[in-house]
Context: one part of a larger RNA
RNA sequence: UGACGGGGACCCGCACAAGCGGUGGAGCAUGUGGUUUAAUUCGAAGCAACGCGAAGAACCUUACCAGGUCUUGACAUCCCUUGACAACUCCGGAAUGGAGUGUUCCCUUCGGGGACAAGGUGACAGGUGGUGCAUGGUUGUCGUCAGCUCGUGUCGUGAGAUGUUGGGUUAAGUCCCGCAACGAGCGCAACCCUUAUUGUUAGUUGCCAGCAUUUAGUUGGGCACUCUAGCAAGACUGCCGGUGACAAACCGGAGGAAGGCGGGGAUGACGUCAAAUCAUCAUGCCCCUUAUGACCUGGGCUACACACGUGCUACAAUGGCGUAUACAACGAGUUGCCAACCCGCGAGGGUGAGCUAAUCUCUUAAAGUACGUCUCAGUUCGGAUUGUAGGCUGCAACUCGCCUACAUGAAGUCGGAAUCGCUAGUAAUCGCGGAUCAGCACGCCGCGGUGAAUACGUUCCCGGGUCUUGUACA
Numbered sequence: 001u002g003a004c005g006g007g008g009a010c011c012c013g014c015a016c017a018a019g020c021g022g023u024g025g026a027g028c029a030u031g032u033g034g035u036u037u038a039a040u041u042c043g044a045a046g047c048a049a050c051g052c053g054a055a056g057a058a059c060c061u062u063a064c065c066a067g068g069u070c071u072u073g074a075c076a077u078c079c080c081u082u083g084a085c086a087a088c089u090c091c092g093g094a095a096u097g098g099a100g101u102g103u104u105c106c107c108u109u110c111g112g113g114g115a116c117a118a119g120g121u122g123a124c125a126g127g128u129g130g131u132g133c134a135u136g137g138u139u140g141u142c143g144u145c146a147g148c149u150c151g152u153g154u155c156g157u158g159a160g161a162u163g164u165u166g167g168g169u170u171a172a173g174u175c176c177c178g179c180a181a182c183g184a185g186c187g188c189a190a191c192c193c194u195u196a197u198u199g200u201u202a203g204u205u206g207c208c209a210g211c212a213u214u215u216a217g218u219u220g221g222g223c224a225c226u227c228u229a230g231c232a233a234g235a236c237u238g239c240c241g242g243u244g245a246c247a248a249a250c251c252g253g254a255g256g257a258a259g260g261c262g263g264g265g266a267u268g269a270c271g272u273c274a275a276a277u278c279a280u281c282a283u284g285c286c287c288c289u290u291a292u293g294a295c296c297u298g299g300g301c302u303a304c305a306c307a308c309g310u311g312c313u314a315c316a317a318u319g320g321c322g323u324a325u326a327c328a329a330c331g332a333g334u335u336g337c338c339a340a341c342c343c344g345c346g347a348g349g350g351u352g353a354g355c356u357a358a359u360c361u362c363u364u365a366a367a368g369u370a371c372g373u374c375u376c377a378g379u380u381c382g383g384a385u386u387g388u389a390g391g392c393u394g395c396a397a398c399u400c401g402c403c404u405a406c407a408u409g410a411a412g413u414c415g416g417a418a419u420c421g422c423u424a425g426u427a428a429u430c431g432c433g434g435a436u437c438a439g440c441a442c443g444c445c446g447c448g449g450u451g452a453a454u455a456c457g458u459u460c461c462c463g464g465g466u467c468u469u470g471u472a473c474a
Base pairs, nucleotide, nucleotide: 001474002473003471004470005469007468008467009466010465011464012463013462015458016457019422020421021420022419023418026313027312028311029310030309031308032307033306034304035303042053043052064299065298066297067296068295069294070293073124077123078122079120080119081118082117083116087101088100089099090098091097104115105114106113107112126288127287129286130285131284135282136281137277138276139275140273142271147186148185149184150183151182152181153162154161155160166177167176168175192265193264194263195262197233198232199231200230201229202228203227206223207222208221211220212219236259239253240252241251242250243249315415319374320373321372322371323370324369325368331362332361333360336355337354341350342349343348381412386407387406388405389404390403391402392401428450429449430448431447432446433445434444
């Protein structure tokens, strides 16, 4: 100087408390461990691994296993020879394969050159092989915590100290005052995006107050309104009162759409964990080179006594079922989204208009509301499992996809010890869209609808910050 303390003082955080809803019990989905296996590819490991890499394993992917094959190679450059390759036919086969028929293009100074393809030679290719404890890059975490440092000066023999401590204050090393310090840098804040209000410009594909018109903003007309998207304004403790040290600031009020950081996001200091990643990529060294490289078919990654994590659906009446009916937002679409109509109980099929989209389509939002029914039961709760019959995608749904109809109708009556999330348009609850994607979503990323309760307080648990103290620790 740090680190640590079941030392002290002060402060903060859904840290506790106060509340609301869960997990832990059930069934299923998914990840992991373990076990099994020819293989169940590899990585991730307290918080910070476990719906994680994987925004989508039937083949492919694929790295694993079995079998069958290749050896200048599936891919790149250089050299030599040839002119093809494709297509078609035949042979064999699970498939990559083998034989035959067939016989290029462009430029040209006609010497040749180039593109592409086949064969040959060796230099080489290739490796998702090892080492993340050799590395770059990227990322997690403490933590969006308020800290981490430097120059000059001063103090100290020195390591170092000071500044950065103190009194107030703040979300903040934020600001004020004081002070052997005076300044500065990286962080904080602001500048950026979005949301909340208004004005203005613009008025189609958007909108419709008044006038006509229509089944319909459909058409004429209009750009007031909504909306869209450019530019501006607006919030700054600016104003008033109080407290305070005449400060910084805090408390209350006015005006205002918004008030003291208005809400949300992006943004992550010096560093810590030899944290993660050699399987995104790059890369040193080591290793393989008729194989640890490459190709094909089939299998596996989907196994199942069991254990754990994360979710979904429930156990019902604030509910289930039936009929009728109202109101969104974000997005996506030409190998695509698919209206209307017809067929089918349905998944879906047929036909077919529009749309490269404020124009057309996905697109009926659902919870809600109205009426009816069920009457507390393993039930008109719950839907697992299984059978049959179908639909869709795709060469192909056996291993191993999703969906529909009929039938079947398991566990489950609110969950032990323990444990998680959340402070407001939040929790809870309801549906919708998108990426990946041929097909496959209870996951992920977004969107809107309905919409709470509670916070006395900081003694205690956890984590963090500042000062101080002790130390046989570094």